[in-house]
Context: one part of a larger RNA
RNA sequence: UAGUAGCAAAUAUUCAAACGAUAACUUUGAAGGCCGAAGUGGAGAAGGGUUCCUUGUGAACAGCAGUUGAACAUGGGUCAGUCGGUCCUAAGGGAUGGGAAAACACCGUUUGGAAGGGUGGGGCCAUGGCCUACGUCGGCCCCGGCUGAUCGAAAGGGAGUUGGGUUCAGAUCCUCGAAUCUGGAGUGGCGGAGACAGGCGCCGCGAGGCAUCCAGUGCGGUAACGCAAACUAUCCCCGAGAAGCUGGCGGGAGCCCCAGGGAGAGUUCUAUUUUCUUUGCGAAGGGCAGGGCGCCCUAGAAUGGAUUCGCCCCGAGAGAGGGGCUCGUGCCCUGGAAAGCGUCGCAGUUCCAGCAGCGUCCGGUGAGCUCUCGCUGGCGCUUGAAAAUCCAGGGGAGAAUGUGUAAAUUUUGUGCCAGGUCGUACCCAUAUCUGCAGCAGGUCUCCAAGGUGAACAGUCUCUGGCAUGUUA
Repeated sequence: UAGUAGCAAAUAUUCAAACGAUAACUUUGAAGGCCGAAGUGGAGAAGGGUUCCUUGUGAACAGCAGUUGAACAUGGGUCAGUCGGUCCUAAGGGAUGGGAAAACACCGUUUGGAAGGGUGGGGCCAUGGCCUACGUCGGCCCCGGCUGAUCGAAAGGGAGUUGGGUUCAGAUCCUCGAAUCUGGAGUGGCGGAGACAGGCGCCGCGAGGCAUCCAGUGCGGUAACGCAAACUAUCCCCGAGAAGCUGGCGGGAGCCCCAGGGAGAGUUCUAUUUUCUUUGCGAAGGGCAGGGCGCCCUAGAAUGGAUUCGCCCCGAGAGAGGGGCUCGUGCCCUGGAAAGCGUCGCAGUUCCAGCAGCGUCCGGUGAGCUCUCGCUGGCGCUUGAAAAUCCAGGGGAGAAUGUGUAAAUUUUGUGCCAGGUCGUACCCAUAUCUGCAGCAGGUCUCCAAGGUGAACAGUCUCUGGCAUGUUA
């Protein structure tokens, strides 16, 4: 010492118009800039809890202003079998029996516990039913191991959905189209499989018929293995789930790049077969490339061979030839052009998925970047989870029926029914979280274009965003 101290971190604004009482700050257009894909971009987790969206307001708040706002007021907005929770177990927590202990509480988690209340089969009784078949539940008998109730992950494990369209604000949730999983079905909805064969005798020219007896829980391939099924309980048992870190190499996709063809824009005084933009496809299913194989057959190799970036392999069978299995996120077909996108035209005052034409093409390249799938090495006194769940195999208690009009059984095809409950808006940060706040602090992830360059460095630019960080 009062219009005083101050409103100074991160380059920057300018012009015009609109609305308006009013414009340095709102909105739109134009110009100039910055972030520069390890973003000032696009989405999530935790946390917040309506901040989201529309309309209105200008009192208060937004350290100048305001026609603006995450303010105030009004109304609206979150739609699921498939995305998550829900299920499983992990470290760990935690009942019961027990121990110990004034009380609350504590220890301990398989411990010195009569810890199973379940399922299936068989027989008998009871009961419903006229009997059989069938079925009910009650009692009796037989069988049975588990390891400890239970909680514990919205990033671990865990069946199954995607393309187009649509809102002021929701969408893998609505809607259109196309799929798929799990569970259920007493009289088992309809097919297929099982499963329709053989021998003797008689009749008949024959086709076939009659009678009788006996099979039959499917076939193919030298093999690897294959075909749409192709019975089965308690039990035994393999595998998947289910794996570290770090090199090298290869396949595929997305992006990038190059050469053309369309379409639309830009430049056009001159020049430019020019520059820019754009030029598509989901799941499930089928087919085919292309990877991988410590699978099979033939055959028999030294004058060793084959082969890799490296290696590695071979009479315990190489090279060669022919097959088998597996992954195929790639290409083709179906879906499906009717939708989308581009362009041009037409009709309409409007409401309207309005209508119509054309196009949506053809190649190349790679120590490229990111993701993914494999093959092959190295390391270690580090050896890199468990369970739910799914499933192959072995066994064979049993079941069905007498040769048919079949049956039991079916992991086969196709129909039918159901899929509850909770979350779902928005922010996710130099303004929606936390730090008393619109605080240069703090806070876990995913995506990731071009030039230069060894490079996700630095720097410049495209898509997207922003207004210089509480005024001028």

RNAcentral holds the full RNA, with entries from SILVA. Predicted 3D model of a 472-nucleotide part of an RNA (large-subunit ribosomal RNA, domain III) from Monopterus albus. Lineage of the source: Eukaryota > Osteoglossocephalai > Acanthomorphata > Synbranchidae > Monopterus. It matches the Rfam family "Eukaryotic large subunit ribosomal RNA". A reference for the family is Yusupov et al. (2001), "Crystal structure of the ribosome at 5.5 A resolution", Science. Rfam 15.1 lists 107,465 matches to the family in 2,616 species. Clan: LSU clan. Rfam links the family to the GO terms ribosome and structural constituent of ribosome. Its mean pLDDT, the model's own confidence on a scale to 100, is 81.